[in-house]
Context: one part of a larger RNA
This record gives sequence, C1' cells and structure tokens, in this order.
RNA sequence: AGCAUACGGUGGAUGCCUUGGCGACGGAAGGCGAUGAAGGACGUGGUAAGCUGCGAUAAGCUUCGGGAAGCCGCAAACAGGCGUUGAUCCGGAGAUUUCCGAAUGGGGGAACCCCCUGCGCUGAAAGUGCAGGAUCCGAUAGCUGAAUACAUAGGCUUUCGGAAGCGAACUCAGGGAAGUGAACCAUCUUAGUACCUGAAGGAAGAGAAAACAAUUUAGUGAUUUCGUCAGUAGCGGCGAGCGAACGCGAAACAGCCCAAACCGAUGGGUCUCCGGAUCUAUCGGGGUUGUAGGACCUGCCCGGUGUAGAGCCGGCGAGUUACAAACCGAUCCGCUAGCAGAAUCGUCUGGAAGGACGGGCCAUAGAGGGUGAUAGCCCCGUAACGAAAGCGGUGAGGCUCGUGGCAGGCACCUGAGUACCGCGGGACACGUGGAACCCUGCGGGAAUCUACGACGACCAUGUCGUAAGGCUAAAUACUCUCCGUCGACCGAUAGUGAACCAGUACCGUGAGGGAAAGGUGAAAAGAACCCCUGCGAGGGGAGUUAAAAGAACCUGAAACCGUGUGCUU
Repeated sequence: AGCAUACGGUGGAUGCCUUGGCGACGGAAGGCGAUGAAGGACGUGGUAAGCUGCGAUAAGCUUCGGGAAGCCGCAAACAGGCGUUGAUCCGGAGAUUUCCGAAUGGGGGAACCCCCUGCGCUGAAAGUGCAGGAUCCGAUAGCUGAAUACAUAGGCUUUCGGAAGCGAACUCAGGGAAGUGAACCAUCUUAGUACCUGAAGGAAGAGAAAACAAUUUAGUGAUUUCGUCAGUAGCGGCGAGCGAACGCGAAACAGCCCAAACCGAUGGGUCUCCGGAUCUAUCGGGGUUGUAGGACCUGCCCGGUGUAGAGCCGGCGAGUUACAAACCGAUCCGCUAGCAGAAUCGUCUGGAAGGACGGGCCAUAGAGGGUGAUAGCCCCGUAACGAAAGCGGUGAGGCUCGUGGCAGGCACCUGAGUACCGCGGGACACGUGGAACCCUGCGGGAAUCUACGACGACCAUGUCGUAAGGCUAAAUACUCUCCGUCGACCGAUAGUGAACCAGUACCGUGAGGGAAAGGUGAAAAGAACCCCUGCGAGGGGAGUUAAAAGAACCUGAAACCGUGUGCUU
C1' cells in the first nucleotide's frame, strides 16, 4: 500500500410524518374608489429589532349581541396591571383613521416643500389650529360680451351633480405580428392567435325574421349553448391544410317599445279681411304590422247605478329584468358570533392504554382530529338546536297601471344619400371563383304596397318575408376572493417560486431574474453539581428520560476519511 473484517467519523439518501400546495365539485360573491381605493411610507408596546394588529383615541376607543374564567398577539422573561360590577376572546353596528398614492390649492427627486381665503387661539403682529381652494363634463343662477346696432357666439364666476384610479379570468369592439407548417418559399398556414388600445357587466355579446325551407304536396317559427349531422358538402400553389349549413335530439324559454300618418298644446316666423291660415321647434295623445297594419270618414255592439255625459261602485287583466314607475312590507329561509350537545369501567402488559381480556352504555351523534401505542362513550367535535344588530333572498298584501271590438269606404302613413349598381377591399368553411348573402373607402343612385327584399350568378313562375330605429330575463363563459366537501393528487430535489418572516436574501443601471432553508422529546423533564481546558470550544462523570433522542438534536444509506485485527506484497 492492497484486500477482507469489526468499530467509528463525515455525509444527509431512505423510511415515517405534515403546518403547505395541487385539483375537482357545490354554494356565496362578482367589485373597491373624491365619505379618498388598491398599494405603501412613517409611527404605535413599560422594556420592543422583526412579523402581526392598529393610527397622535395608534397590539387599540364606544355600543349591541355571543361567551364564561381566565387575560395583557407571534413570544419567553421581568416589572406592573385587568377580570363573576363578566375581562381576554368571537360577531354586528359605529368612532378615530398621520403622510404618500387617481392625489385633487401650487410645486416635487412619492411619503417632502411652499401658498391663498375664511373662522378661532390674541387687543394687534408673528406663530399656530380648523375648514375650503385641481381639471373636465352636465345643470342652475349671475356678471360680461365680438364680427354687427339690437342680439347671438364666446369669456368669467356661484351653487349642485357626475367622471377620474385600481382589480385575476371571462366579454365586446378598434388595431394586429412572427418563429412555425407547407420537409425550400411567395398565395396559403400559424391566426384574427400572441400582443397593444378602448368600453362594460356579473356576466358580456346575440335576439323577436326584408329568417329558414320547399318547389312531387309541404313544413318550421327570436336568440344562445350542448349533442348529432360530419371530418360530410365544400374550400384549397385542389399542396400543406381549412372546414360548414339544413335537419334532428336536448338545455332554457318572453316578448315588446319607438319613428310616421292624424289630433292637440306651447314658443317662434310669415301672411292677415284680425276670424284665422300656414311654416317651424318642442311636448302630449295616437300608432307599431305582412292571413299586411295603422291613420282618417261612416255604421253597429260595449258590466251596474244614472235620462245622458261626467262621476261613483264593482269586475277583469298586468306590474318593478324589457313591455310606465316609486315605495312600504307580513311570513319564511339563508349569511355574518355560537351551543346547556348523549354514552366506560375493571384486570393484564407497558414508560404511557386508546391494545388484550372481562363486563356495561349512547346513538337524529360509529364524519374527522387530538390525547404518552389502535378511543362511538377522555378532549375538541359530529347529529340536532340557535341571533339583539346588519346583510341577502322569498314576497302575501298594500300600492301603481291598463281596458275596446266588428264591417265598409278612402288611398294619407309605414325608417333615403338608404336599397341597389360600378370600382377597391373585408367578412362569410367558401383563396374571384358561376360567388349569392353580410360590411363599406370612392363614384353613381331608386321604388313607396298594383310596392320592396330573399330563396348561392342571372331570368320566369312559385314560395317566404317587410330592410334602412330601439329594448329584452333564462339556458352560456370565467374565478382575484369567501365557505363547505372530496381526491387510485404531492409529501420537502415532490407539491406553488415560496410548508420556514419569499417574490425574501442575492444578482442586474434597468426592464427583469430569483434561491437555499421542515422534523429533540409524550412532556424541556433543555442536563444541578464535579473534572480537563483559555472563567473557551469540545469532552468525561453525575443527573433527566422508555430511550440521549442532547439542541450541528427522528431514522441515519452511499461516496469520502480513519482506528483495531487478519491475509498478501
């Protein structure tokens, strides 16, 4: 030195554990903000660095409930206190709430500096305290005031109201890539995706047919979502790829209001024979559709009382999410604290009984967790039960609103730079194609119900519908957040980046990047005292414990480093 073996050291794998994560389901909530948010800075404790809480009333103040013996957070200790006259603690409602931050009196290198007005502290000044003082939009009132004489536009000011900023995803809209695929690449694809911007809601958007369908007769009846139709019909350098609809089956269902004709009122203009006519603006009534409807004119019918009208009474219908709108509200349910909430003993083993054995008991409770090993009956709970106050739901009733129909005539109305056409584009599964339908930048430009649009060029017939105004719940999408339950989800190199004071330490000028790090024991009983030593570190006794498991603390693998012994050289 090698090999073997025994015993150690180092190291932190493995096993076990879980306070943390991940996912699903159900329910709630779906916003906060000038009454100053989100997020911060600085303070705040007897001693106080950090975290947490709170705000100069500062680990807190008031009140109403709950609750019951202890309490002064994590977090020990000392000091000092509080509490059955009910504290601490939990919940509802309130008070306080520095400074920055949309930040809003002006400024500014956020948490700072400076000012004006009014009112106090003073008799005055200085100083200081309180309140107000940003911008834009709308309304009100006032003062002014051009071209331009009156006026108007405009300007300034008072008062009131609104907006702003933040927020995870979902939604709609305006913009809008490329890597990629096509085995290259340009049309195409990726993809109307990522991303940027705007706006909103608890959902958004869509939505009551100028729709489909059928043409052999028909038939359906707003929208949305799901399944199917179907990887079909199609589109496609007919490459790569893209990819419907009708119909059928389900979920959920809900329909309405204007504009116009006509009538009237008010203001203004023109004409006037001073009666009015006409135009215009606003408002009220009327009216809302495709078997066309409505207006206007004529006729007939239209609860009771009443001659009739008006009025009154009664009936009917409807309603707060559209269809008109405001409010009160019984009842019951839920949320935000809780709870007196049943029932077990003995022996044995053991450090410890919940184990074994023996004998009992409860159960609207044998979910689960804890307790010195495995507990229905030891503890917390579980089933059941419970609210002064606030919130949410339900919503009887109050209340509020409405009430015409038929027949005939007449030809007044029924959404215009619109439909449509041409050019250029976009969007439709559809790449210009035979390319309809939809949108529109430019140009042209109708008809008015004997009308107009659609039915995939176009024409005819037929059929379906009525554009150029608007509103509309549910079924659908999502989860920053709260509650509950569950998991052939993870178990500390896993699971969130983060089980631990983590978006921390650290890195970067910055945008940004971004860790490592869990476990003594049932209980600190955390090792009094003695010895070596530097009044060390570390160790040896003693003591605790079931066991040193001894704080570099459960288990303690391997690499690696030693010591003893054996063999070989």